[in-house]
Context: one part of a larger RNA
RNA sequence: GGAUGAACGCUAGCUACAGGCCUAACACAUGCAAGUCGCGGGGCAGCAUUGAGGUAGCAAUACCUCAGAUGGCGACCGGCGCACGGGUGCGUAACGCGUAUCCAACCUGGCCCUUACUCGGGUAUAGCCCUGCGAAAGUAGGAUUAAUCCCCGAUGUUGUCAAGAUGGAGCCUUUUUUCUUGACCAAAGGCAUUAGUCGGUAAGGGAUGGGGAUGCGUUCCAUUAGCUAGUUGGCGGGGUAACGGCCCACCAAGGCGACGAUGGAUAGGGGUUCUGAGAGGAAGGUCCCCCACACUGGAACUGAGACACGGUCCAGACUCCUACGGGAGGCAGCAGUGAGGAAUAUUGGUCAAUGGUCGCGAGACUGAACCAGCCAAGUAGCGUGAAGGAUGACAGCCCUCCGGGUUGUAAACUUCUUUUGCUGGAGAUUAAGAUGCGCCACUGGUGGCGUAGUGCAGUAAUCCAGCGAAUAAGCAUCGGCUAACUCCGUGCCAGCAGCCGCGGUAAUACGGAGGAUGCGAGCGUUAUCC
Numbered sequence: 001g002g003a004u005g006a007a008c009g010c011u012a013g014c015u016a017c018a019g020g021c022c023u024a025a026c027a028c029a030u031g032c033a034a035g036u037c038g039c040g041g042g043g044c045a046g047c048a049u050u051g052a053g054g055u056a057g058c059a060a061u062a063c064c065u066c067a068g069a070u071g072g073c074g075a076c077c078g079g080c081g082c083a084c085g086g087g088u089g090c091g092u093a094a095c096g097c098g099u100a101u102c103c104a105a106c107c108u109g110g111c112c113c114u115u116a117c118u119c120g121g122g123u124a125u126a127g128c129c130c131u132g133c134g135a136a137a138g139u140a141g142g143a144u145u146a147a148u149c150c151c152c153g154a155u156g157u158u159g160u161c162a163a164g165a166u167g168g169a170g171c172c173u174u175u176u177u178u179c180u181u182g183a184c185c186a187a188a189g190g191c192a193u194u195a196g197u198c199g200g201u202a203a204g205g206g207a208u209g210g211g212g213a214u215g216c217g218u219u220c221c222a223u224u225a226g227c228u229a230g231u232u233g234g235c236g237g238g239g240u241a242a243c244g245g246c247c248c249a250c251c252a253a254g255g256c257g258a259c260g261a262u263g264g265a266u267a268g269g270g271g272u273u274c275u276g277a278g279a280g281g282a283a284g285g286u287c288c289c290c291c292a293c294a295c296u297g298g299a300a301c302u303g304a305g306a307c308a309c310g311g312u313c314c315a316g317a318c319u320c321c322u323a324c325g326g327g328a329g330g331c332a333g334c335a336g337u338g339a340g341g342a343a344u345a346u347u348g349g350u351c352a353a354u355g356g357u358c359g360c361g362a363g364a365c366u367g368a369a370c371c372a373g374c375c376a377a378g379u380a381g382c383g384u385g386a387a388g389g390a391u392g393a394c395a396g397c398c399c400u401c402c403g404g405g406u407u408g409u410a411a412a413c414u415u416c417u418u419u420u421g422c423u424g425g426a427g428a429u430u431a432a433g434a435u436g437c438g439c440c441a442c443u444g445g446u447g448g449c450g451u452a453g454u455g456c457a458g459u460a461a462u463c464c465a466g467c468g469a470a471u472a473a474g475c476a477u478c479g480g481c482u483a484a485c486u487c488c489g490u491g492c493c494a495g496c497a498g499c500c501g502c503g504g505u506a507a508u509a510c511g512g513a514g515g516a517u518g519c520g521a522g523c524g525u526u527a528u529c530c
Stems, first nucleotide, its partner, number of pairs: 001530004006526005013382005019375002021340001026338003030335003035080003040077002043073002047071003050067007087293003096218008106210002111206008119153004129142005159184007167176003189198003219265003226256003231253004236248003268290004272283004295316005318329004346372001348371003354368001355366004385416004396407001398405002421467006435452008474519005479500003485514005495502002
């Protein structure tokens, strides 16, 4: 000098863009953050409609009862999602990450393409109803019922397995094409009903996402020198989507290590960021990729995918409820609270856009996201007026050799401007669509044209008019390094200080004043890195 997720002191006008618990992975009140589908189903708690009946009333109408008949729908069964998105950096020195290669040792829901099929039956169970237990959380028994729930059968290949034949290929443990025989395995309907459409089942291919293996790289300590029995290898099995001591039985005695094993300490890794001419050094906050974790420890279930942040079970610590028998909970999601700390924000708005889940769709949900709020915490831009104006005015402060000097073109005064500010008005380009309606094209479905229609918000940028220099400057320093000097006070005191060092009666170094210098909505100090 540069830099920072900074903090502190003094000061503070505006705009844009980015940023904001670095400490206690400490504990958490409250609200929200993952639902959706009635075009899978039985139903009907609540709402609306319709119908029937009744009561009141002259009537309109109001009220009551009944009816799943219609829209729809709490709870329930079922499907898909909840493994994404969002958070944090505890652990981890590791194939964790980075890079390169391999899997002839693997899986892949939804999506895209292709082929074939979608036949016949069955009995359960939630819910509803009845009866209990319990303070609650909840739970037991009985009766009855549906499905795209579950089960049985049929058909069945290009699938799987076994046997045989056959042609290729290779990294020569193998793999693959075609054919024959045998065994085994499927399915679900809904809406419309002319058509169709959304689905279902089996199989092949693609895309995407994942799993595994290996070479190389990846902090410090030798005041850590020896470590290792599933340990190293083999054979056979089990297990897995798959390879493998991953696990097991048997056999052998190996394997690693000064090219640093083992142990200890520290730490998420990378893209990148800061600095530097570079080489290098340091860092890994925001954004992107990967990993790990979800009160602590362990385990599996479901599923295409988890050993699952807002799922389950067990154990533990803590908090809460209790009728003392027993129960409930998990903010390292968004806000917010306490605590810790030098220190870090609102219990805001909207699903309008982008994206996600579900749905035929309309749409619903979405603290993802987009916006707004707070904070000079950063970067950039703008302003606090401009031009003229000397008798260098009077007065004041300060200095003085008492002549004067300086503050100082500064002010006054004249002319001008209105960024900004205040008042009033105008003002979206972010929205493209999807969808509805009309028309057209061709092969159903898609595409095209026109029109209607959708904004967090009448908000922001921006523009116009009026007013009036009006509303807007500080901070640090002035002995040398280092730009900038005098007076007064103090008297080794009070104090200053980054280093050298100042202060003991003439202090350019302390405190004040005047003046000056530097930077400027900031300036200085502290901390850390180069």
Small-subunit ribosomal RNA, 5' domain from an uncultured rumen bacterium, 530 nucleotides, folded computationally. The prediction has a mean pLDDT of 82.